[in-house]
Molecule: Glycine riboswitch aptamer
Organism: Oceaniradius stylonematis
RNA sequence: AUCGUCGCGUUGGGAGAAUCCGGCUCUGCCGGUGCCGAAGGAGCAACCGCCCUGGCAAACUCUCAGGCCCAAGGACCAUCGCGGCAUA
Numbered sequence: 001a002u003c004g005u006c007g008c009g010u011u012g013g014g015a016g017a018a019u020c021c022g023g024c025u026c027u028g029c030c031g032g033u034g035c036c037g038a039a040g041g042a043g044c045a046a047c048c049g050c051c052c053u054g055g056c057a058a059a060c061u062c063u064c065a066g067g068c069c070c071a072a073g074g075a076c077c078a079u080c081g082c083g084g085c086a087u088a
Base pairs, nucleotide, nucleotide: 001087002086004085005084006083007082008081009080011078012077013076018033020032021031022030023029024028034068035067036066040064041062042061043060047055048054049052
């Protein structure tokens, strides 16, 4: 120096699903039923080894967790900054 890669943070965008029923100390909590998948978590293919309950992915699947007015959160995308690694 690159804007390659990883992590953290700023800013912007960011979906889905009952403002369901009941109770209470009532802008919240608890219980019940139904539902959602994009925090997190778990599972598996090809493939890799080699024989084992092996390694290894996801936006797929499962819904443990989380969520179902708003808010908050939110994978992911973009932007900026910092640091590490890599290359010259």